[in-house]
RNA sequence: AGUCGCGCAGGCAAUGAGGUUUGCCUUUAACCACCUGUUUUCAGGUUGAUGACCUCUCCUUAAGC
Repeated sequence: AGUCGCGCAGGCAAUGAGGUUUGCCUUUAACCACCUGUUUUCAGGUUGAUGACCUCUCCUUAAGC
């Protein structure tokens, strides 16, 4: 370094973290958004820190102290 087996668990769901929960995956995996033009290269545009809920943090806007 490679292969095989076993055990423990773990990981993922288009930008961070914690909790709960749903779904998916078992390392050859789950996952890596959408629209338009162009055609499979490239250019332009749109939403969102969540799969969902709550909280924290970052960014933006407005108001108050």

Source information: The RNA shown here (Fluoride riboswitch aptamer (crcB RNA motif)) has 65 nucleotides and comes from a Deltaproteobacteria bacterium. Its mean pLDDT, the model's own confidence on a scale to 100, is 76. It matches the Rfam family "Fluoride riboswitch aptamer (crcB RNA motif)". Its family is annotated with response to fluoride and positive regulation of gene expression in the Gene Ontology. The source organism's lineage runs through Bacteria, Pseudomonadati, Myxococcota and Myxococcia. Of the family's consensus pairs, 100% are formed in the model.